[in-house]
Context: one part of a larger RNA
RNA sequence: GCCUACGAGUUACUCCUCACUGGCAAGGUUAAUCCGCUUGAGCGGAGCAGCCGAAGCGAAAGCAAGUCCUAACAGGGCGUUCAGUCAGUGGGGGUAGACGCGAAACCUCAGUGAUCUACACAUGGCCAGGAUGAAGUCUCGGUAACACGAGAUGGAGGUCCGAACCAGUUAGCGUUGAAAAGCUAUUGGAUGAGCUGUGUGUAGGGGUGAAAGGCUUAUCAAACUGGGAGAUAGCUCGUACUCCCCGAAAUGCUUUUAGGAGCAGCCUUGAGUAAAAAUGUUGCAGAGGUAGAGCUACCAAUCGGGCUAGGGGGCUUCACCGCCUACCAAACCCCAAUGAACUCCGAAUGCUGCAACAGGAUGCUCAGGAGUGAGGCCCAGGGUGCUAAGGUCAUGGGCCGAGAGGGAAACAACCCAGACCACCGGCUAAGGUCCCCAAAUGUGGACUAAGUUGAUUUAACGAUGUUUAAUUGCUAUGACAGCCAGGAUGUUUGCUUGGAAGCAGCCAUUCAUUUAAAGAGUGCGUAACAGCUCACUGGUCGAGUGAUUAAGCGCGGAAAAUAAACGGGCAUCAAGUUCACUACCGAAGCCGUGGAUCCGCUUCUGGCGGAUGGUAGGGGAGCAUUCAAGUUGCACCGAAGGUGAGCCGCGAGGCUCGCUGGAGCGGCUUGAAAAGAAAAUGUAGGC
Numbered sequence: 001g002c003c004u005a006c007g008a009g010u011u012a013c014u015c016c017u018c019a020c021u022g023g024c025a026a027g028g029u030u031a032a033u034c035c036g037c038u039u040g041a042g043c044g045g046a047g048c049a050g051c052c053g054a055a056g057c058g059a060a061a062g063c064a065a066g067u068c069c070u071a072a073c074a075g076g077g078c079g080u081u082c083a084g085u086c087a088g089u090g091g092g093g094g095u096a097g098a099c100g101c102g103a104a105a106c107c108u109c110a111g112u113g114a115u116c117u118a119c120a121c122a123u124g125g126c127c128a129g130g131a132u133g134a135a136g137u138c139u140c141g142g143u144a145a146c147a148c149g150a151g152a153u154g155g156a157g158g159u160c161c162g163a164a165c166c167a168g169u170u171a172g173c174g175u176u177g178a179a180a181a182g183c184u185a186u187u188g189g190a191u192g193a194g195c196u197g198u199g200u201g202u203a204g205g206g207g208u209g210a211a212a213g214g215c216u217u218a219u220c221a222a223a224c225u226g227g228g229a230g231a232u233a234g235c236u237c238g239u240a241c242u243c244c245c246c247g248a249a250a251u252g253c254u255u256u257u258a259g260g261a262g263c264a265g266c267c268u269u270g271a272g273u274a275a276a277a278a279u280g281u282u283g284c285a286g287a288g289g290u291a292g293a294g295c296u297a298c299c300a301a302u303c304g305g306g307c308u309a310g311g312g313g314g315c316u317u318c319a320c321c322g323c324c325u326a327c328c329a330a331a332c333c334c335c336a337a338u339g340a341a342c343u344c345c346g347a348a349u350g351c352u353g354c355a356a357c358a359g360g361a362u363g364c365u366c367a368g369g370a371g372u373g374a375g376g377c378c379c380a381g382g383g384u385g386c387u388a389a390g391g392u393c394a395u396g397g398g399c400c401g402a403g404a405g406g407g408a409a410a411c412a413a414c415c416c417a418g419a420c421c422a423c424c425g426g427c428u429a430a431g432g433u434c435c436c437c438a439a440a441u442g443u444g445g446a447c448u449a450a451g452u453u454g455a456u457u458u459a460a461c462g463a464u465g466u467u468u469a470a471u472u473g474c475u476a477u478g479a480c481a482g483c484c485a486g487g488a489u490g491u492u493u494g495c496u497u498g499g500a501a502g503c504a505g506c507c508a509u510u511c512a513u514u515u516a517a518a519g520a521g522u523g524c525g526u527a528a529c530a531g532c533u534c535a536c537u538g539g540u541c542g543a544g545u546g547a548u549u550a551a552g553c554g555c556g557g558a559a560a561a562u563a564a565a566c567g568g569g570c571a572u573c574a575a576g577u578u579c580a581c582u583a584c585c586g587a588a589g590c591c592g593u594g595g596a597u598c599c600g601c602u603u604c605u606g607g608c609g610g611a612u613g614g615u616a617g618g619g620g621a622g623c624a625u626u627c628a629a630g631u632u633g634c635a636c637c638g639a640a641g642g643u644g645a646g647c648c649g650c651g652a653g654g655c656u657c658g659c660u661g662g663a664g665c666g667g668c669u670u671g672a673a674a675a676g677a678a679a680a681u682g683u684a685g686g687c
Stems, first nucleotide, its partner, number of pairs: 001687006011096003015093010027052003033046005056063002066078004099238002102235001106228003110225003118202009127192001129161003132157001136153006165189003170185004204220001206216003241622006251264005265372002267369007279358008292345001293343002299339002304334003308329001310328002312325004375400006382393003405416003420595004425591003431585003434569003440582001442581006453571002461556002465553010482540005488513003494506002519534001523532002596612007623676001625673010641660008
């Protein structure tokens, strides 16, 4: 992992509540127990104890269709109108383990453990070999005597090296191991606070601990076993047959509350109300201060100017005065003009009321049952944030959630469109029509040369890309471009400077002359000159040539890890872009044909019309299993079970036949449940 079996809303109650069914009814009903009958999970009878109801109000005395508060005949609260009760069945609740499995833990005046390990006690055992050479002693030297020195001797030490032994440093291996802690190499101690055998002691909030919360039998921040015990689990997981109808929520308030609850909201079922309400459109009547707009209409802010208080600065003066000001500036005037917390104004929508029409469907009330109370994305107008976020908050709408189908390559939410079933029929939507791939290599124009692009990033800026439109200059009295020629003189203007001669720099009436034309010079160049060239002019040539603006499509700007975001192949008068048009394809949409279920209407058993996506969840109708009662059957001429086939039923399932099997098993009407498995890291067994 698979197979088989087992495996989760049960049972009890003098309990509460609702629905349905039945009995009796202003009443209803017996419980224990007893008696009789009896196959019983049975029937009949006795038993009136008790309970519920028929009257309420008040704390109570009490009063009573009333009563309480009160001085009250006022006012108000609760009542008075409406039938209950017993039993059965079902939904829900309560109390119980209460749908099943699951803690970590807690308690125990219950026990078991020191054969592991910690420490201790008693009694034993063990430590190859080598090295060092303390004290003391002896001899000699030495001293007045000691001291002291030297040599021997001696054999101390938590001394040294190193086996056994004990430990476990570093690395490798091992890691479903050879091993639930090892192996190999290496390493520390090795006469000591040493190691070790045997026996004994200390016990769970206790022991023991050279102290690591270590160890206390592979278990330790409180051992193990039994018991309380089915602890509790607002948590996780699981919870078993079919079909039909409806169908949510992720919000508000409160919560030792935030992943849980209570009440409300939204769903469902039943009853009632009622023909009216929901909803939509139109008309009329309203409330309101948003968008916008405006501001000599307020508040606040504000551009430039004017005018002019006040201030600063300057001038003047002994002082007071006075004058000026391209300074700051209130108020006022002109101009410009901002505001969520400004408004002289002011929509559209939305909201409220009334009416008509549409609409045929909800609305509202009561009662039973819920689930939900983590929401998410997109669009619009906003807050917050960075006009950041697949961010966050609220409002309105849509969708996903709980929604399949077609398109977007793939892709909950985007676009189209809401799947009752069948069909080898038709029409369309979005989107498409060269091939992959259904349908146009469609028609008529234009653009793009970048493979731009072929639906997925981009800007400032740069540019004789190219197309279109507009404005304007020059031009057969010859333009633009090219070629030939000229491009001079005063003058090397003046200043500056070492030099400055058109060309380092500064100034200028940058002037004048000769000219067809030629700057006190456009650029290169020289140390400075020189030299080359330009502007400008003539000739040659012979028709267009410059500038500016706007728009379309392109170019650069353009860097990320595969070639690597056209889906790919590939595509250039496109299969790209743009304008217009025609045809076709294309979905579970719509239509057609047949069928199923539900609802409504009806001329009424035959038609007509409508509906039937669905999670949580509510409601309805069924199938199957085991047993029981009644009834009725089958079976050795072959029951159950197994296996294969056919038929019937929307389905759960049912029936028949063949083979196998070899002794029991069904139908119908009821009843009762140990009543349906794919999941629970489910349990057991097998493979």

Model confidence (mean pLDDT): 83 of 100. This is a predicted structure of a 687-nucleotide part of an RNA (large-subunit ribosomal RNA, domain II) from a Chitinophagales bacterium. The source organism's lineage runs through Bacteria, Pseudomonadati, Bacteroidota, Chitinophagia and Chitinophagales.